[in-house]
RNA sequence: GGGGUCUUAGCUCAGUUGGUAGAGCGCCUCAAUGGCAUUGAGGAGGUCACGGGUUCGAAUCCCGUAGGCUCCA
Numbered sequence: 001g002g003g004g005u006c007u008u009a010g011c012u013c014a015g016u017u018g019g020u021a022g023a024g025c026g027c028c029u030c031a032a033u034g035g036c037a038u039u040g041a042g043g044a045g046g047u048c049a050c051g052g053g054u055u056c057g058a059a060u061c062c063c064g065u066a067g068g069c070u071c072c073a
Base pairs, nucleotide, nucleotide: 001072002071003070004069005068006067007066010025011024012023013022019056027043028042029041030040031039032038049065050064051063052062053061
């Protein structure tokens, strides 16, 4: 320098055909217990990496940029 792939909640990751963004763990509140652990109920938490395009509508399709991984040279 060129090709491929990944980027979604604090962490690890789902997300089907383009049509309301989710799970586990963690965090907060409440209940059960004398307390802890644990269990149950509820809650907070999102620029779907960034910019642009297509579309009635984009996490999802297209282009570019940034970063990670990998292959070729």
Transfer RNA from an uncultured Chthoniobacterales bacterium, 73 nucleotides, folded computationally.
Rfam family: tRNA. From the family's description: Transfer RNA (tRNA) molecules are approximately 80 nucleotides in length.